Predicted 3D model of a 62-nucleotide RNA (c-di-GMP-I riboswitch aptamer) from Acetothermia bacterium UBA3574. The model forms 100% of the base pairs in the Rfam consensus. It was read from a public genome assembly, where an Rfam model found it.
RNA sequence: GGCACCGAAGGGCAAACCGCCCGAAAGGGCGGGACGCAAAGCUACGGACCUACGGGCUCGAA
Numbered sequence: 001g002g003c004a005c006c007g008a009a010g011g012g013c014a015a016a017c018c019g020c021c022c023g024a025a026a027g028g029g030c031g032g033g034a035c036g037c038a039a040a041g042c043u044a045c046g047g048a049c050c051u052a053c054g055g056g057c058u059c060g061a062a
Base pairs, nucleotide, nucleotide: 012037013036017032018031019030020029021028022027
């Protein structure tokens, strides 16, 4: 390194929802909880979507 055992075994992640916390928000963290996922794991690159505290421009109302 290959084949068989393996249509395994051992496991992993984790939606909605709930609780607490952070945040203006989008959303996130932790805990509970399981819809489900062999990628709902990893890496690189690209694209898309959501939010606008604050700042700027324009328009409208008062």